[in-house]
RNA sequence: AGUCCUGUGGUGUAGGGGUUAUCAUGCAGGCCUUUGGAGCCCGCGACGGCGGUUCAAAUCCGCCCAGGACUA
Repeated sequence: AGUCCUGUGGUGUAGGGGUUAUCAUGCAGGCCUUUGGAGCCCGCGACGGCGGUUCAAAUCCGCCCAGGACUA
């Protein structure tokens, strides 16, 4: 320098054009309990950035950023 892959709550993940973006864990509150670090209920919290395509983009396209693999 080139090619390819990946980027989604604090963490790990599902979702690849249209439903309120899934689940687990975490955190806050409550219930239960002798106690809670177990169990139950409820809530909080995310699409790497900028553009483009589209009626509609986490999803498709371009560039950039970050990480990884390979080639030179």
A computed fold for a 72-nucleotide RNA from a Thermoplasmata archaeon, annotated as transfer RNA. The RNAcentral record of the sequence draws on ENA. It matches the Rfam family "tRNA". It is annotated as a transfer RNA. From the family's description: Transfer RNA (tRNA) molecules are approximately 80 nucleotides in length. Model confidence (mean pLDDT): 81 of 100. Taxonomically the source falls in Thermoplasmata (Archaea, Methanobacteriati, Thermoplasmatota).